[in-house]
Context: one part of a larger RNA
RNA sequence: CUCUGGCUAAGGAACUCGGCAAAAUGACCCCGUAAGUUCGCGAUAAGGGGUGCUCUUUGGGGUGUAAGGUUUUACAUCUGAAGCUCCGGAGAGCCGCAGAGAAAUGGCGGGGGCGACUGUUUACUAAAAACAUAGGACUCUGCGAAGUCGCAAGACGACGUAUAGGGUCUGACGCCUGCCCGGUGCCGGAAGGUUAAGGGGAGGAGUUCACGCUCCAAUCCGAAGCCCCGGUAAACGGCGGCCGUAACUAUAACGGUCCUAAGGUAGCGAAAUUCCUUGUCGGGUAAGUUCCGACCUGCACGAAUGGCGUAACGAUCUCCGCACUGUCUCAGCCAGAGACUCA
Numbered sequence: 001c002u003c004u005g006g007c008u009a010a011g012g013a014a015c016u017c018g019g020c021a022a023a024a025u026g027a028c029c030c031c032g033u034a035a036g037u038u039c040g041c042g043a044u045a046a047g048g049g050g051u052g053c054u055c056u057u058u059g060g061g062g063u064g065u066a067a068g069g070u071u072u073u074a075c076a077u078c079u080g081a082a083g084c085u086c087c088g089g090a091g092a093g094c095c096g097c098a099g100a101g102a103a104a105u106g107g108c109g110g111g112g113g114c115g116a117c118u119g120u121u122u123a124c125u126a127a128a129a130a131c132a133u134a135g136g137a138c139u140c141u142g143c144g145a146a147g148u149c150g151c152a153a154g155a156c157g158a159c160g161u162a163u164a165g166g167g168u169c170u171g172a173c174g175c176c177u178g179c180c181c182g183g184u185g186c187c188g189g190a191a192g193g194u195u196a197a198g199g200g201g202a203g204g205a206g207u208u209c210a211c212g213c214u215c216c217a218a219u220c221c222g223a224a225g226c227c228c229c230g231g232u233a234a235a236c237g238g239c240g241g242c243c244g245u246a247a248c249u250a251u252a253a254c255g256g257u258c259c260u261a262a263g264g265u266a267g268c269g270a271a272a273u274u275c276c277u278u279g280u281c282g283g284g285u286a287a288g289u290u291c292c293g294a295c296c297u298g299c300a301c302g303a304a305u306g307g308c309g310u311a312a313c314g315a316u317c318u319c320c321g322c323a324c325u326g327u328c329u330c331a332g333c334c335a336g337a338g339a340c341u342c343a
Stems, first nucleotide, its partner, number of pairs: 001338008010329002014327001019324001027051005036041001038172001052094012067079004071074001095099001107322007114314002119131002135170007147156003173309004178239003183236002185232005192227003198221002203216005240258005267301001268298001279295005
């Protein structure tokens, strides 16, 4: 010097990306316990008190000898001192620094983000706000179902039958889920257009003396698909610009104009989204790029690629406080194990 433990004056997070690590809390009994809430919870909330030993006294339970009561007398039944034992209450006293005397054994509170929750996951760097989840919705499927595996037979679905099964999206619960069908997709549409094989054969060609044989072939008839006409957004998706205007200024309820399929509704908003940005104001600090509450100028939120809330929950992320501490100011000592030196 390194590691593993132990202790430390005064201070107590000043350490640090961050209280990481450590310390503190801790058992049982009693008292007491807030906001919020889906009335279950929150809750061991928080915050207090007690705990050893000796003696005295006392309440209750069990067992039960002696004794007593009862009678249908018996190995009956009931009451029940004493003794033994279990659970307590009260009062005196004793000892130590310390009585849950060791070990084991929650630190707590407040605000916010995300995800409802319990669960699942990258076996060997990620446990999460990712996945799943009940619940919601759309859609397919009438049974030899749809769908899936297989060349097939066959099998699963299912020895099920639309309160069932498959697919996709969303993700408890509460309040809700606006506008656009022009594009793409899907669904519907006995008309019309286009159109393959095929049908049909006007007509033409080769050959022939001829009959024939062979070849080419127009108008026309001919599916699905596409075109076309409709529907459909909890289908894929999309949801504007410029100019002017109010008797201070500013702003613009209002007006004009261009474009569009339609121009973003409710709610939320510098947000896990805000570039400018450490926006501005307020709170917290002596001092706050983080945090909380507002504002709205949303570079580039927005409604099941769900929007906004939400009790409970979380080895989640973030901010603050109390307690506590060698994390630190700033280091010291002790024990053990190494390294190192010598033998």